[in-house]
RNA sequence: GACAAAGGCAAACCCGUUGAAAAACGGGGACGCAAAGCCAAGGGUCUAAAAUCCCGCCCCGCGGGAUCAUGACAGCCAGGUCGCCGAA
Numbered sequence: 001g002a003c004a005a006a007g008g009c010a011a012a013c014c015c016g017u018u019g020a021a022a023a024a025c026g027g028g029g030a031c032g033c034a035a036a037g038c039c040a041a042g043g044g045u046c047u048a049a050a051a052u053c054c055c056g057c058c059c060c061g062c063g064g065g066a067u068c069a070u071g072a073c074a075g076c077c078a079g080g081u082c083g084c085c086g087a088a
Stems, first nucleotide, its partner, number of pairs: 001085001008033002013028006031075001037081003042077002044073003051067007
């Protein structure tokens, strides 16, 4: 970063699996991506099982609410790092 070439990845959605969830993985499928390759100890976003607090109830259990990442997102931004081509 090109009305280039060779390729690559794969959103939403559907099916299956795992998970409390967010989400991830596999298959299908392409919205798009010059890093939409990799890295979670920068910022941000998402979830809240467990824990803590509060409330209620058919009360030692159950239900609801709030807080919180040790969970997740690299296709949110930034950063690091490896990489294809070689016009302007």